The prediction has a mean pLDDT of 83.
Predicted 3D model of a 1541-nucleotide RNA (small-subunit ribosomal RNA) from Muribaculum intestinale.
[in-house]
RNA sequence: ACAACGAAGAGUUUGAUCCUGGCUCAGGAUGAACGCUAGCGACAGGCCUAACACAUGCAAGUCGAGGGGCAGCGGGGAGCGAAGCUUGCUUUGCUCCGCCGGCGACCGGCGCACGGGUGAGUAACGCGUAUGCAACCUGCCCGUUUCAGCGGGAUAACCCGGAGAAAUCCGGCCUAAUACCGCAUGUGGCCGAGGGGGAGGCAUCUUCUUUCGGCCAAAGGAGGCAACUCCGGAGACGGAUGGGCAUGCGUGACAUUAGCUUGUUGGCGGGGUAACGGCCCACCAAGGCGACGAUGUCUAGGGGUUCUGAGAGGAAGGUCCCCCACACUGGUACUGAGACACGGACCAGACUCCUACGGGAGGCAGCAGUGAGGAAUAUUGGUCAAUGGGCGAGAGCCUGAACCAGCCAAGUCGCGUGAAGGAUGACGGCCCUACGGGUUGUAAACUUCUUUUGUCAGGGAGCAAUUGAGUCCACGUGUGGGCUUAGCGAGAGUACCUGAAGAAAAAGCAUCGGCUAACUCCGUGCCAGCAGCCGCGGUAAUACGGAGGAUGCGAGCGUUAUCCGGAUUUAUUGGGUUUAAAGGGUGCGUAGGCGGAAUAUCAAGUCAGCGGUAAAAAUUCGGGGCUCAACCCCGUCGUGCCGUUGAAACUGAUGUUCUUGAGUGGGCGAGAAGUAUGCGGAAUGCGUGGUGUAGCGGUGAAAUGCAUAGAUAUCACGCAGAACUCCGAUUGCGAAGGCAGCAUACCGGCGCCCAACUGACGCUGAAGCACGAAAGCGUGGGUAUCGAACAGGAUUAGAUACCCUGGUAGUCCACGCAGUAAACGAUGAAUGCUAAUUGUCCGGAGGGAUUGACCUCUGGGUGAUACAGCGAAAGCGUUAAGCAUUCCACCUGGGGAGUACGCCGGCAACGGUGAAACUCAAAGGAAUUGACGGGGGCCCGCACAAGCGGAGGAACAUGUGGUUUAAUUCGAUGAUACGCGAGGAACCUUACCCGGGCUCAAACGCAGGAGGAAUACAUUUGAAAGGGUGUAGCUCUACGGAGUCUUCUGCGAGGUGCUGCAUGGUUGUCGUCAGCUCGUGCCGUGAGGUGUCGGCUUAAGUGCCAUAACGAGCGCAACCCCUAUCGACAGUUGCCAACAGGUUAAGCUGGGAACUCUGUCGAGACUGCCGGCGCAAGCUGAGAGGAAGGCGGGGAUGACGUCAAAUCAGCACGGCCCUUACGUCCGGGGCGACACACGUGUUACAAUGGCGGCCACAGCGGGAAGCCAGGCGGCGACGCCGAGCGGAACCCGAAAAGCCGUCUCAGUUCGGAUUGGAGUCUGCAACCCGACUCCAUGAAGCUGGAUUCGCUAGUAAUCGCGCAUCAGCCACGGCGCGGUGAAUACGUUCCCGGGCCUUGUACACACCGCCCGUCAAGCCAUGGGAGCCGGGAGUGCCUGAAGUACGUGACCGCAAGGAGCGUCCUAGGGUAAGACCGGUGACUGGGGCUAAGUCGUAACAAGGUAGCCGUACCGGAAGGUGCGGCUGGAACACCUCCUUU
Repeated sequence: ACAACGAAGAGUUUGAUCCUGGCUCAGGAUGAACGCUAGCGACAGGCCUAACACAUGCAAGUCGAGGGGCAGCGGGGAGCGAAGCUUGCUUUGCUCCGCCGGCGACCGGCGCACGGGUGAGUAACGCGUAUGCAACCUGCCCGUUUCAGCGGGAUAACCCGGAGAAAUCCGGCCUAAUACCGCAUGUGGCCGAGGGGGAGGCAUCUUCUUUCGGCCAAAGGAGGCAACUCCGGAGACGGAUGGGCAUGCGUGACAUUAGCUUGUUGGCGGGGUAACGGCCCACCAAGGCGACGAUGUCUAGGGGUUCUGAGAGGAAGGUCCCCCACACUGGUACUGAGACACGGACCAGACUCCUACGGGAGGCAGCAGUGAGGAAUAUUGGUCAAUGGGCGAGAGCCUGAACCAGCCAAGUCGCGUGAAGGAUGACGGCCCUACGGGUUGUAAACUUCUUUUGUCAGGGAGCAAUUGAGUCCACGUGUGGGCUUAGCGAGAGUACCUGAAGAAAAAGCAUCGGCUAACUCCGUGCCAGCAGCCGCGGUAAUACGGAGGAUGCGAGCGUUAUCCGGAUUUAUUGGGUUUAAAGGGUGCGUAGGCGGAAUAUCAAGUCAGCGGUAAAAAUUCGGGGCUCAACCCCGUCGUGCCGUUGAAACUGAUGUUCUUGAGUGGGCGAGAAGUAUGCGGAAUGCGUGGUGUAGCGGUGAAAUGCAUAGAUAUCACGCAGAACUCCGAUUGCGAAGGCAGCAUACCGGCGCCCAACUGACGCUGAAGCACGAAAGCGUGGGUAUCGAACAGGAUUAGAUACCCUGGUAGUCCACGCAGUAAACGAUGAAUGCUAAUUGUCCGGAGGGAUUGACCUCUGGGUGAUACAGCGAAAGCGUUAAGCAUUCCACCUGGGGAGUACGCCGGCAACGGUGAAACUCAAAGGAAUUGACGGGGGCCCGCACAAGCGGAGGAACAUGUGGUUUAAUUCGAUGAUACGCGAGGAACCUUACCCGGGCUCAAACGCAGGAGGAAUACAUUUGAAAGGGUGUAGCUCUACGGAGUCUUCUGCGAGGUGCUGCAUGGUUGUCGUCAGCUCGUGCCGUGAGGUGUCGGCUUAAGUGCCAUAACGAGCGCAACCCCUAUCGACAGUUGCCAACAGGUUAAGCUGGGAACUCUGUCGAGACUGCCGGCGCAAGCUGAGAGGAAGGCGGGGAUGACGUCAAAUCAGCACGGCCCUUACGUCCGGGGCGACACACGUGUUACAAUGGCGGCCACAGCGGGAAGCCAGGCGGCGACGCCGAGCGGAACCCGAAAAGCCGUCUCAGUUCGGAUUGGAGUCUGCAACCCGACUCCAUGAAGCUGGAUUCGCUAGUAAUCGCGCAUCAGCCACGGCGCGGUGAAUACGUUCCCGGGCCUUGUACACACCGCCCGUCAAGCCAUGGGAGCCGGGAGUGCCUGAAGUACGUGACCGCAAGGAGCGUCCUAGGGUAAGACCGGUGACUGGGGCUAAGUCGUAACAAGGUAGCCGUACCGGAAGGUGCGGCUGGAACACCUCCUUU
C1' cells in the first nucleotide's frame, strides 16, 4: 500500500466502598396469537393442536395406426310405411346392413413405482460427506450389430341359461390379436472345477483367444396402385439415466441404565437374491460388543439451510430443494424394468355405512370442503393459455402437478393521507406568581398551488414460443432453419397510458419515577390500583385513574409466547478453586495423558502446491430487469472431505548412542517414625496397721456428700490400673491420621559426602487397593482416674444447663468392623526460573596454631521480615497465593438439601453416590465510617468516695396521673413533663359546658345606594346581650358638591378548628463537653485515611516536641459586663479629716474636695522574677513582690450536629376543614370536683429550741388611681386626718445574730392543721371560689423503709429583705439582694455521664439492634403409603389367518400342470409370571411462604458458659453434656523471635 468494516452497556445486595454472584432491562427474529386502530399497491406466506373422524365433487389415464366387435352418436345404403305435393323429389317413422366417422364395455399395449401429501415411526449406513462394487440391476431414450421362417391351441366381450336384495358369481356355446404356445435359424449370449494358449490385478480373482458339448429369439400395423416410407418386434454389445449394496468419518439426552449377546461371533458346505452377506439352513468352533459408553430408557425424521452472534458458538429444521419413512392399524405376497404399491390385491383388527339379516362396501397425511380439538391458520373458485407429466404416428385426450384468481395487516418493501404563505400569536382547552402571562401554535381560520392513490371516462399490453398444413433451403435422411397460411390467453378489459372534477375520500397506537426519549393539574388516600427489575399508593403521588401537554413509532402500534444476544453466567477463542461456590483425609498404583540430551531413517500428525468434490436455491461481493425498493435474473467467492506430488523444523514411530532426570552402590549422620517385649519412679484410689480428734469437703455463697462404728490430716506396709513431671523449644520424625519415661529386638523412611554402576527406567493418576483422630459397634478381658446418660444439692420466673456431690457406658488391652472431622496451611502432586536480610535444627568443606569460641562458603529441613510481581482486599512473597509447563480432583446464585428416590457398602449407628417441584432477589467475601459490648487502656465531671444539709414517713400548699363530671378547655410525659406554658382562673381572662341572641357579622378598608349629623335623653321588655318606642339634633361650600356619622347592598372577614410528621422563628438536651470541618498535598482501585495519630502538657484539638503533611475555618481562650486594689477627673440629694459655728441629738450650718461613696476614664497579673524538674511546652516552691498568682471570683457567650425532641394555643405561615357556625355577643357554671397514686415545696417534730423583754448592723430594689412620714381610733387586720416624694433628698424599711428572763424533755409554753365565732380590706360581685385580723379549738407529727437529691468557699447551711404579675389574692412559687457562715476530698477499685486511642461485631431504624427452634393457624409444591387404575416394551406356553417356499397330490387334465391336503415361518388372539413408567390414595413425613400468635434466648460483643466441626447420649424448643479436633476466639500476663533507635 492492498485487503479486512468487526466487539458499547445499564438497574438491583451496602450507611457508603471494592469484589464475587445471581436476577432484570435496552437489540434482533417468528408459519405466531391477543388488544386498539386501519387508505392503496407489489412480492412472499397461511392447521405449529387430533398420523382425530370424514358428507359431496374432482385429483390417472390413454391408444381404433394391436384386436374381436357395435350398446349409444353421426354419416351412408337398402326395405317398408306416413305426410306434403312441383309424381319423383323433400321431410319424417320403423326395420335391416359395421359400409364410413368414430366408440361405452371387453381382450391387448404402455402408464398407474412419476407428480401431489404428511412427519407417525426411526438414534439407524436413516441422513450428511468421501470412497468402493473384481458382488449388481436398469422399461422408455441413444449408438453399433444381427435377425423376424413355419405352425398351433385357447379365451374375454357378445349370445343363451342360472344364483343373489345388492356387491358379485357360476355354467354352456362361438370368436380375434402386437394375448398365449411349439418347431426352425443363432450374429451372438449363457452354462461346463471341459481341453489348449496369452494378458492383468486387489486376497477370494478378473480378462482375451481357440475348441468341444448343451441351452435361448421375434409381431405385426398404417399409408401408398406399386416401388417404398413410417411406426413397431427379437438377440447381443456399449452408452446414458435411474436404482441396489458395502465401507471410513460425522450426526441427541440420561451411568440414579454397567454389563449385553445363542443366529449370537466366526468357519465349511448349501439354499436364496439382480447382487454381497447368518439373509436363511445343516454341521463345527466359542466367540462377538462394552467405560473411546455396549445394553436399556426417554426424546427426535436427516441435510441444504434459517435466526442470532464480532467471531467461535447457541438455537431451529415452517415455506423452497435433496434424501428417507409412511398412506385407517398390523402382516403378506402378486404383477412388473421398477412396488412389497396413498386414490391395486389378500388376510387379521378397530371404526363407519348399506342390507331383504343370508351377506356386502369403505379408507382426504391429494385439491377444495365438514365436524372435532385449539389462542390459532383460507375458496366445496377458473384454466390447461404457459411450464411439466402420461398415452398416442399425430390431431388430441387426461392432469386440484402447474398457472391464475378469492380470503387474511399474518410478514417484507414502496406510496399516500397534501404543499407554500399565513400573528391582534384568534376562539376553545390546560397551567400559573392570575387586571396579566405561558402552552396547544403556523397549528387553525384565510389566500394561493398541486392531484400521487382513490372516483369517473377513453385507449390498452407483454406473457405466444410452439403445433398442424403447404412450400423452400441445409446436411450428418430425420432433424434444424426460413417463408406463407389456419388455429390457440384462464388470468383480463387486468398491468400500463391519457383525460376530467376536486384538498377533495384516507391516523392511529404505546409511553412519559430510574434504567429510557418525554411533566404538569385534578381525583384517590397502603383503598382502588400499577409493576420487566428496583419499587410506587398510609392527604400535597411527574409511578394508581382522568385531563392538558410532551416523546417514540407510524397503517400500524402495543402485549404475550418462544429463540439467540447482551451472559467472559460452562470460559476452545475466553473463567475459576487461602477467606466469595470450589483441592479428593492421605498414600501406592492400573488404564490414560504428558515426558531429558545427540544422531540416522520413515512420513501418521503438521506445512505447501495441484486436482476432484462440496447439487440447485439461499448467503457475500459485482452487474442487470420490474418507475424505486422488496422481488427476480446473470456472474463470483467457499472454511469441510478425498486424492496426488513434495518438505522434514516440531510431535510421533523405529534403530543407535549419552548422563544431567530417576535409581543402585560405598562412607557418615540426626530423629517423640512404626511393631513387640521387659523394667522404673512420682501421683491417684483402695486395703491393713499406727498416731490423732471433730470436723472434713465443697462454693460467689451454700447444700447434697463423708465423719465419734473415729473421717479429714499424718506415718508405715501392701495392691491395682492408667498416664509419663522436669528436659520441652515457631524443636524433631512421619504420606496423612499421628508420635514423648527407660532399655532391648525387628523394621520403614530421610539427609550429607564420594561419583563406581544402570542408562529415561520419569511425572501425574479415572477405576482399584491400602492407611485413616475422636466418638461408635461386636466378642473377650481390665477398670485407678476422669466421666455422656442418670440421681441428688444449688442457682433461677423456670433451669431437662452453666456450679457442686456422686456415678453407668466409655476412657485401657486383644481381635474384628466402621471410614467420618474446622481429617486445615480451610492452599492437590511434580519440575524449572525469579532481589535481599536474619534466627534455628541436621550434615559437609575451608580459615582460625591441634582441640574451643568464632568467621566464610555450600546442601537439606523449619520460622520471621521484606523487593519485584500477584491479589477484591486482607494478605502471599524461593516452604508463592509470583512467572511457566504436565496430570488429577472440584465449582457455576441463596434456600429446598447433602434431603428424597434408586443403587452400592455396613451387625447397627450410618457412610458413598445424589436430584426435582417449589420459593427468594438476593445470599456472600474483604475492607471503610460509625454505633454498640455484662472488651481493653488513658483522662475528666459533686460521678463515686469523704463530709454538710435534705427528699422518701406527718399536716398543708401546688402541679400531674387517675377517676368523676354537662364541662372539669388545651398543651408539656425518662433523663430533657409534673410551684412546667401561667411573672398571678371570683366576673373578665377562657379557649370548656348549659342557656339566650346576631349573620357583612365584634373591628377595619373600598365601591355604590338611601338617610339624616354625631350625639344626648326618656321609656318598655329581658338574667344580660339584645329587641321595641319616643323627643331633640349636622358642618363647610366657589351651591356642582365635599366632610363626618347611621343604615342597606357587594367585595375583601372570622376560627385558641386539624396537621410541630408540610414549615419559619424560638427553645430544651447531650454540653461550656472539646470537639466538628475545609483547601492543597500525600496514601488507598474505592468507601475513606492522613492532617486531628504518637510522647509530654493543659480546664481546653491549651500548647510543645515528633511527624507526608502544610495551612485555615467554626468551637476553646481572649475581646464585653459585674466584682476584688490603686490612680486621675468630677463633687449633689452622697461624704466630713483638718478649720469655724451649733444642737437634747444629728454633716445640722459655714466650709472642705482629703477619706468613704457615686460615676467616667485609666493602671494592674504576663509564669514577668528567683530556686528545683523538664529538650520544650509547662509543672512545682505557706518563694519574693503584690489588693489579687498561675483561668483571681461570677456572668453573658452554647461549634458541626443528635433526639421527625417541644411549640400551628405567643407570633408568622403551606395545605385541609367550618361559614344563620367549628364565627361572634351575653348570663350562669366549670378550669378549684376527690376513693386514690406520684413529683416539687412549706411548716414541724423542738432546748444549737419555744415564749417574753432589751438592743445593733445591710444590700438589691419599688413608689403618683402610688409609696405613705406623723397624729388620732381600734387588741388587731385596718380606718380617719394628713406632711413629703416622680426620688443618692420623702416613703416602703429590717431580720437572724447578741444580752436578760422563763420553760426542763412532755405530744409539752413543741407543732400548728382543722373547725367554730367575730371582723378588716379589695372589688359591680368574695356562695361555688379571695387574702388578712382577733378570740376559741389544738389534728398528724417525737427525725422518717427500700431508695434518692443538692453542695468543694464567702460555697453548703441558716436569717430576713426587695421586685415582677397584680383591684385583690390563694406566693409556702419565681427572680434578685444582702447578713451570719462551716465540714470534707485518702483516692479513682466501683455506680452514672462524657472525651481520646484501640479491639470484636452477623448491628447501620445502629443493642430499646439483630436473631434461632418447637408449638398453633392458613396456603402451596413434594417424599412414603394398605392399595386401586392405566401405559408401552419384553419373556414362557397354547392357538394361529393370508401368503411364499417345500412335500404330497388316490381328484381334474391326453399331457404340461392344477385343485386339495400337509409342513416350516408369522400378523393377530389367549394365558401366566415378572420388570419398568405414569396417575390416583385414607393416613403420614419433613419443606417453603404468610399479619404485630405462643414458649423460651441458642447465635452475633468475652452475646453474658468463646464459638464451631465430627461423633455419642439426653432434653418442650432453641439446645445441653461427654470425647477428640479447629481458630474462622476476646482479654491479660509471661516467654521467644524479628525490626528500629
Rfam family: Bacterial small subunit ribosomal RNA. Gene Ontology terms of the family: ribosome and structural constituent of ribosome.